[in-house]
RNA sequence: UGUAACCUUUGGGGCAGGGUGCAAUUCCCGAUCGGCGGUAAAGUCCGCUAGCGCAGCAACGCAUGAACCGGUGCGAUUCCGGUACCGACAGUAUAGUCUGGAUGAUAAAAGGUGGCA
Numbered sequence: 001u002g003u004a005a006c007c008u009u010u011g012g013g014g015c016a017g018g019g020u021g022c023a024a025u026u027c028c029c030g031a032u033c034g035g036c037g038g039u040a041a042a043g044u045c046c047g048c049u050a051g052c053g054c055a056g057c058a059a060c061g062c063a064u065g066a067a068c069c070g071g072u073g074c075g076a077u078u079c080c081g082g083u084a085c086c087g088a089c090a091g092u093a094u095a096g097u098c099u100g101g102a103u104g105a106u107a108a109a110a111g112g113u114g115g116c117a
Base pairs, nucleotide, nucleotide: 001117002116003115005113006112007111008110009109010108017029018028019027031097032096033087034086035048036047037046038045043085044084051062052061053060067083068082069081070080071079089100090099091098
């Protein structure tokens, strides 16, 4: 330095104000948020996580949203400018934002132990 194994820690944000109504942070106006790895820095490119099948774990299977135009540049659907769009399940007046499963789980990040090369 590389690497099988094991351990520890970390690991998701958000409806101000107003309208209608018996009732809505759920409808309407408006506001607001953006997990992880890859790649020229990404919610909308590629891949993955949170859900379900299943009492639980692994594996496996199912489900899994949304972007264009212009500019700079060797290189950007990632930067800059502009205009758009999207968001699991259960509950409840129809929810990305409330409450709940969840003091959970996980993509993964950092550090450590010790063996081998």
FMN riboswitch aptamer (RFN element) from Phascolarctobacterium sp., 117 nucleotides, folded computationally. RNAcentral holds the sequence, with entries from Rfam and Ribocentre. Its Rfam family is "FMN riboswitch aptamer (RFN element)". Gene Ontology term of the family: FMN binding. The same sequence occurs in records of 2 taxa. The model forms 100% of the base pairs in the Rfam consensus.